This is a predicted structure of a 249-nucleotide part of an RNA (large-subunit ribosomal RNA, domain VI) from a metagenome. RNAcentral holds the full RNA, with entries from SILVA. The coordinates come from a structure-prediction model, not an experiment, and the mean pLDDT is 82. It matches the Rfam family "Bacterial large subunit ribosomal RNA".

[in-house]
Context: one part of a larger RNA
RNA sequence: CGCUAGAGCAUUGCGAGGAGUCUUCCAUAGUACGAGAGGACCUGUGAAGAACGUGCCAAUGAUGUACCAGUUCUCUCUCCAGAGGGAAACGCUGGGUAGUUAUGCACUGAGCGAAUAAGUACUGAAAGCAUCUAAGUACGAAGUCCACCUCAAGAUGAGUGCUCUCUUUAGGCCGCGGCAAGACCAGCCGUUGAUAGGUAUCAAGUAUAAGCAUAGUAAUGUGUUCAGCUGAGAUAUACUAAAGGCCGA
Numbered sequence: 001c002g003c004u005a006g007a008g009c010a011u012u013g014c015g016a017g018g019a020g021u022c023u024u025c026c027a028u029a030g031u032a033c034g035a036g037a038g039g040a041c042c043u044g045u046g047a048a049g050a051a052c053g054u055g056c057c058a059a060u061g062a063u064g065u066a067c068c069a070g071u072u073c074u075c076u077c078u079c080c081a082g083a084g085g086g087a088a089a090c091g092c093u094g095g096g097u098a099g100u101u102a103u104g105c106a107c108u109g110a111g112c113g114a115a116u117a118a119g120u121a122c123u124g125a126a127a128g129c130a131u132c133u134a135a136g137u138a139c140g141a142a143g144u145c146c147a148c149c150u151c152a153a154g155a156u157g158a159g160u161g162c163u164c165u166c167u168u169u170a171g172g173c174c175g176c177g178g179c180a181a182g183a184c185c186a187g188c189c190g191u192u193g194a195u196a197g198g199u200a201u202c203a204a205g206u207a208u209a210a211g212c213a214u215a216g217u218a219a220u221g222u223g224u225u226c227a228g229c230u231g232a233g234a235u236a237u238a239c240u241a242a243a244g245g246c247c248g249a
Stems, first nucleotide, its partner, number of pairs: 001154001005165007015151004021050005026044002033038001053107004060102004067095005072087006111146001113145002119139004171247004176190004195241003198237005204230003211224005
């Protein structure tokens, strides 16, 4: 832009894509077969698994660039104590919330389906016989179609249903606050509000802060103290900011 008034929600499915895998074991059955050794077809809404695929983060782990602690050298504040800066883009080390993840977890690959290929047949003439074929009929594949999953009316063949709206209202766009959405765009939510920040409490992480007291000559230990500190998490709370502008049948 179109779909011929403008919108919101739902829907049909022309069509397109994906998937389709494999192994072992159990029963049938130590049966058929075979002198024995050995050893099945078929059948089963039987059992277990591998790889692939899709999704997820409760648990197990990974990461978690400044969340916590320890620690070396050096500089600074302010001498001690206590802190801060730098140490190759975390100095090193031990941990680690949210998030993201696999090696972790969950699930799928199901059919008494339809028509067939090669093939196997029934009946059966032409051709008194024979013949799966000429008329007719039945089976038959990881393949085709359907079924399963996803997308899908620009399917210009532009479909269908319900509802709303009549002159600034339905609705849309920009802007603003944001997001489990995101390269950008898009999508989704928002004063009829917990959207972000702040604050309070809690979870979770780290591991027992500083100061003071005390034991020891001291390093250091102990008590106050499961303290102190803390990013993303949960709940609560309008304290701050979500002002407004434009288009519109």